[in-house]
This record gives sequence, structure tokens and C1' cells, in this order.
RNA sequence: CGCGGGAUGGAGCAGUUUGGUAGCUCGCCGGGCUCAUAACCCGGAGGUCGUUGGUUCAAAUCCAUCUCCCGCAA
Repeated sequence: CGCGGGAUGGAGCAGUUUGGUAGCUCGCCGGGCUCAUAACCCGGAGGUCGUUGGUUCAAAUCCAUCUCCCGCAA
């Protein structure tokens, strides 16, 4: 150099098939419950979906490019 997979809140992941409101679990913050803590219950904050561009009324999703990570082959 070649081939394949991956990048989505602080962490781990889903959503891509069939473009149409960005979700789950844990964590964090506030409240409730308790003598108190944990557990449990309620509420909330936090994402410009790796970069840049293109297609489209509309892109996490389709196309191209580049960066990084993992694997295969050599």
C1' cells in the first nucleotide's frame, strides 16, 4: 500500500436495514421516603452523532474526503 469493522451526553451502548421529534442503562444534580445512609420513587441538566464537503424539503442514517482506534491479509 490492500480489505473489513468502529467513532453517538461523564461511562457503556441502541438507533443506520426503510432518511422524517436523538434514545436506553449506569453516573451527576435537586426533591420525596428514612433517626440516618443505602435501596426505592419523582423531576432535571448534559449531545451541534469523529472532520470537511455533497445530495435532499429534510441527513446520526445516503455519497465523497480526511483523522483516529481495532482486526485480516501481505
Model confidence (mean pLDDT): 82 of 100.
Predicted 3D model of a 74-nucleotide RNA (transfer RNA) from a Bacillales bacterium.
NCBI's taxonomy places the organism under Bacteria, Bacillati, Bacillota, Bacilli, Caryophanales.
Rfam family: tRNA. The family's RNA type in Rfam is transfer RNA. Rfam links the family to the GO term triplet codon-amino acid adaptor activity. About the family: Transfer RNA (tRNA) molecules are approximately 80 nucleotides in length.